Predicted 3D model of a 71-nucleotide RNA (transfer RNA) from a Nanobdellota archaeon. The RNAcentral record of the sequence draws on ENA. Its Rfam family is "tRNA". The family's RNA type in Rfam is transfer RNA. From the family's description: Transfer RNA (tRNA) molecules are approximately 80 nucleotides in length. Its mean pLDDT, the model's own confidence on a scale to 100, is 84.
RNA sequence: GGGCCCAUAGUAUAGUGGUAAUACGCCCCGUUCGCAACGAGGCGACCCGAGUUCGAUUCUCGGUGGGUCCA
Numbered sequence: 001g002g003g004c005c006c007a008u009a010g011u012a013u014a015g016u017g018g019u020a021a022u023a024c025g026c027c028c029c030g031u032u033c034g035c036a037a038c039g040a041g042g043c044g045a046c047c048c049g050a051g052u053u054c055g056a057u058u059c060u061c062g063g064u065g066g067g068u069c070c071a
Base pairs, nucleotide, nucleotide: 001070002069003068004067005066006065007064010024011023012022013021018054026042027041029039030038047063048062049061050060051059
């Protein structure tokens, strides 16, 4: 320098055009003499910009970051 892949809560992953799910973690309540475990509830996220579209996390282009291969 070039090819390909990835970017979603604190972490790990789903979702692939119509207001985003699950687990762990965090907070609160119950249970306990207390803690843990368990049960119930809650907070919290689409890397950035532009385009297409009635509508973009999703499609297209560019950028940034990461991974991988070639040179």